A computed fold for a 267-nucleotide RNA from an Actinomycetota bacterium, annotated as Bacterial large signal recognition particle RNA. It matches the Rfam family "Bacterial large signal recognition particle RNA". Rfam describes the family as follows. The signal recognition particle (SRP) is a universally conserved ribonucleoprotein involved in the co-translational targeting of proteins to membranes. For this family Rfam cites "SRPDB: Signal Recognition Particle Database" (Rosenblad et al., Nucleic Acids Res, 2003). It is annotated as a non-coding RNA gene. The model forms 85% of the base pairs in the Rfam consensus.
RNA sequence: CCGUGCUAGGUGGGGGGCUCGGGGUCCCCUGUACCGGAAACCCUCGACAGGCCGGGCCGAUUACCCGCCUGCGGCCCGUGGCGGACCGGGCAGCACCCGGCGAGCAGCGUUGAUGGUCGGGUCCUGCGCGACCCGGAGCCGUGAACCCGGUCAGGCCCGGAAGGGAGCAGCCGUAAGCGGUGACCCGGGAGUGCCGCAGGGUCACCCGGCCGGAGCCGGCUACCGGGAAAGCGCCGGCCGGUCCCGGGUCCAGGGCGGGGUGCACGG
Numbered sequence: 001c002c003g004u005g006c007u008a009g010g011u012g013g014g015g016g017g018c019u020c021g022g023g024g025u026c027c028c029c030u031g032u033a034c035c036g037g038a039a040a041c042c043c044u045c046g047a048c049a050g051g052c053c054g055g056g057c058c059g060a061u062u063a064c065c066c067g068c069c070u071g072c073g074g075c076c077c078g079u080g081g082c083g084g085a086c087c088g089g090g091c092a093g094c095a096c097c098c099g100g101c102g103a104g105c106a107g108c109g110u111u112g113a114u115g116g117u118c119g120g121g122u123c124c125u126g127c128g129c130g131a132c133c134c135g136g137a138g139c140c141g142u143g144a145a146c147c148c149g150g151u152c153a154g155g156c157c158c159g160g161a162a163g164g165g166a167g168c169a170g171c172c173g174u175a176a177g178c179g180g181u182g183a184c185c186c187g188g189g190a191g192u193g194c195c196g197c198a199g200g201g202u203c204a205c206c207c208g209g210c211c212g213g214a215g216c217c218g219g220c221u222a223c224c225g226g227g228a229a230a231g232c233g234c235c236g237g238c239c240g241g242u243c244c245c246g247g248g249u250c251c252a253g254g255g256c257g258g259g260g261u262g263c264a265c266g267g
Base pairs, nucleotide, nucleotide: 001267002266003265004264005263006262009058010057011056012030013029014028015027016026020046021045022044023043024042034055035054036053037052063261064260065258066257067256068255069254070253073250074249075248076247077246078245080244081242082241084239086237087236088235089234091233093232094231096227097226098225099224100223103221104220105219107216108215115211116210117209118208119207120206121205122204123200124199125198126197127196128195129193130192132189133188134187135186136185138181139180140179141178142177148173149172150171151170156165157164158163
């Protein structure tokens, strides 16, 4: 050095959580790494703790150990950053309300502003007219078993007769009443009218005529003063979150360097 058979060992690692503590079941990271079984008011262990039970594979190496660098991810802390919930305060601000000012913008204005004056309207009173509604008159229809009228067949009554009388039904009519109509007429009414006439009023607003000739207005911004409230901001407090920042800690994976590698037999 080679071959064969063994043994140690390996067959993933790490963070969190749990626990007095180690490991596992659980969650996460890394990234590829035998199979089956039980495990949370749990399983198995005790600082020789880095799992347990059963089966398989590799086997002294492609494996393991040490140091440095890098580093996924987790955990802890912070008077940091960001964002959130809540409590309190009431101020220099925003937003809100009131007043002022008239600098800027907008709007109106020589097709004439503010102002002055005159007239008209909106307003009030009176008188009319119209429309609408109600009632009436008027007109039409209907309207009485008998106690309304006329005419009264039949029948009835008086009479010797001539003749006379009352009168039902029917027909015709009428009264109160009922119904309709209600154009014209009369009376009344009112949430009635781009209506007429007369008078009044004109603080304000609108329309127009005239005079006159350059401002008016106060919507927005700016500025000044005051107010109310606690929506935002601000100040103070307090509690979660996030994982942006700082610090600490553990660390998979990767890179570099260094070191060690058992027993037996045979050649």